[in-house]
Molecule: FMN riboswitch aptamer (RFN element)
Organism: Bellilinea caldifistulae
């Protein structure tokens, strides 16, 4: 002290509070009527926001990760699936700051879910660090 290997550790957050009542109990001889329980899923509202990149900082500007299939002994790999922004002020440069008004959010369960349980004490984009070390 590169490159290239190889280890190692770390790598996601979130429904306060009100309103409905699907459905369930239970009391009556019954028809039904009463009571009570019932949705973080609906409806007002709350709230969160991996990773690299970008002239400046970004949930919604480019791209990556998580899910699913096919292969494959396993990595590599191919497919599918995979959302969402405008305006107006500064500046040299911002759909990233700032004000202001929107918008979106795999799959599987369950009374329709970004927030709840479940794959997952799982994996990955990646980040930090350490070993080796030639000439």
């Nucleotide at each position: 002290a590169a490159a290239a290997g190889c280890c190692u550790u770390c790598g996601g957050g979130g429904c306060a509070g009100g309103g409905u009542g699907a459905g369930g109990a239970a009391g009556c001889a019954g028809c039904g009527c009463u009571u009570c329980c019932a949705a973080u899923u609906c409806c007002c509202g709350a709230u969160c926001g991996g990773u690299g990149g970008u002239c400046a900082a970004a949930a919604c500007c480019c791209a990556c990760g998580a899910g699913c299939g096919c292969a494959u002994u396993u990595c590599c790999g191919c497919g599918c699936a995979c959302g969402a922004c405008c305006c107006g002020g500064u500046g040299a440069a911002a759909u990233u700051c700032c004000g202001g008004g929107g918008u979106c959010g795999a799959c599987g369960g369950u009374a329709c879910a970004g927030u709840c349980c479940g794959g997952a004490u799982g994996a990955a984009a990646g980040a930090a660090g350490g070993c080796c070390a030639a000439a």